This is a predicted structure of a 328-nucleotide part of an RNA (large-subunit ribosomal RNA, domain IV) from Hyphomicrobium sulfonivorans. The coordinates come from a structure-prediction model, not an experiment, and the mean pLDDT is 88. It was read from a public genome assembly. Its Rfam family is "Bacterial large subunit ribosomal RNA". Gene Ontology terms of the family: structural constituent of ribosome and ribosome. Taxonomically the source falls in Hyphomicrobium (Bacteria, Pseudomonadati, Alphaproteobacteria, Hyphomicrobiaceae).
Context: one part of a larger RNA
RNA sequence: GUGUGCUGAAGGAACUCGGCAAAUUGCCUGCGUAACUUCGGGAUAAGCAGGCCACCCAUUUGGGCAACCAGAUGGGUGGGGCACAGACCAGGGGGUGGCGACUGUUUAGCAAAAACACAGGGCUAUGCUAAGUCCAACGACGACGUAUAUGGCCUGACGCCUGCCCGGUGCUGGAAGGUUAAGAGGAGGAGUGCAAGCUCUGAAUCGAAGCCCCAGUAAACGGCGGCCGUAACUAUAACGGUCCUAAGGUAGCGAAAUUCCUUGUCGGGUAAGUUCCGACCUGCACGAAUGGCGUAACGACUUCCCCACUGUCUCCAGCACAUCCUCA
Numbered sequence: 001g002u003g004u005g006c007u008g009a010a011g012g013a014a015c016u017c018g019g020c021a022a023a024u025u026g027c028c029u030g031c032g033u034a035a036c037u038u039c040g041g042g043a044u045a046a047g048c049a050g051g052c053c054a055c056c057c058a059u060u061u062g063g064g065c066a067a068c069c070a071g072a073u074g075g076g077u078g079g080g081g082c083a084c085a086g087a088c089c090a091g092g093g094g095g096u097g098g099c100g101a102c103u104g105u106u107u108a109g110c111a112a113a114a115a116c117a118c119a120g121g122g123c124u125a126u127g128c129u130a131a132g133u134c135c136a137a138c139g140a141c142g143a144c145g146u147a148u149a150u151g152g153c154c155u156g157a158c159g160c161c162u163g164c165c166c167g168g169u170g171c172u173g174g175a176a177g178g179u180u181a182a183g184a185g186g187a188g189g190a191g192u193g194c195a196a197g198c199u200c201u202g203a204a205u206c207g208a209a210g211c212c213c214c215a216g217u218a219a220a221c222g223g224c225g226g227c228c229g230u231a232a233c234u235a236u237a238a239c240g241g242u243c244c245u246a247a248g249g250u251a252g253c254g255a256a257a258u259u260c261c262u263u264g265u266c267g268g269g270u271a272a273g274u275u276c277c278g279a280c281c282u283g284c285a286c287g288a289a290u291g292g293c294g295u296a297a298c299g300a301c302u303u304c305c306c307c308a309c310u311g312u313c314u315c316c317a318g319c320a321c322a323u324c325c326u327c328a
Base pairs, nucleotide, nucleotide: 001323002322003321004320005319006318007317008316010314011313014312019309027051028050029049030048031047036041038157052079053078054077055076056075057074058073059072060071061070062069063068080084092307093306094305095304097302098301099299100298104116105115120155121154122153123152124151125150126149132141133140134139158294159293160292161291163224164223165222168221169220170217171216172215173214174213177212178211179210183206184205188201189200190199191198192197225243226242227241228240229239252286253283264280265279266278267277268276
């Protein structure tokens, strides 16, 4: 010097991205326990007190024929120690947002999460030799199942809900029509031959799916406007005009895990707050199963605040053990 422990005056997060690390708490008994809530929880919430030893009294359990033995509960009196759950073991707590309902799963070896999964919801395919999947084939899975089943896709408990657009793309349907391959067809033409013929070429016309076309379909992929004017202060615009569109964003939420300008503005918290919480709405660029908004419980998730606690710090010091260095 490093590592691992232990202790510390006064202060007590001033440290720091951040209380990281450490400290505090810790068991049992009695009392007591809020908001909220899906009435189960929240809850060991929080918070308070007691706990050692001896003796006495009362009640009582088990065993024993009994004397009695071993306990339990309550009350009282007294005793000792610095310290009585005496070592070890053994939750710090509370409040508020975000996200995800939850228990689970994951990057074996830098990520455990808000990611994945999930019960629940929806769409879609599939009538059984099922659809789908593996395979050259045989064969197998699906399934020794049968639509309350199985496959695919999306969403993700629960509560309240899930608006408008089918023009584009996709999918589904459509006995018409258009286009159309091989094929059918064969008017006509060419070569050759004396000829019969042979060899080519070939217009109409008939030809499937697909595409065009016509419909349906958004919990399919997706999309969901601009300009101008107007009210007896001003401001604003319920109202009107006009252009464009398939339709112009409904409910709810909103400077948000989304807000550029931005440390927006106002309020709260602090002596002081780019974070946080509550509002406002001017949403650069929220928005309804690529789900919207809430939500008790849960979380080694994440934000902010408070109490307790502390060597994190002001500001470092001492001790123990191990180790590096040194002849020591």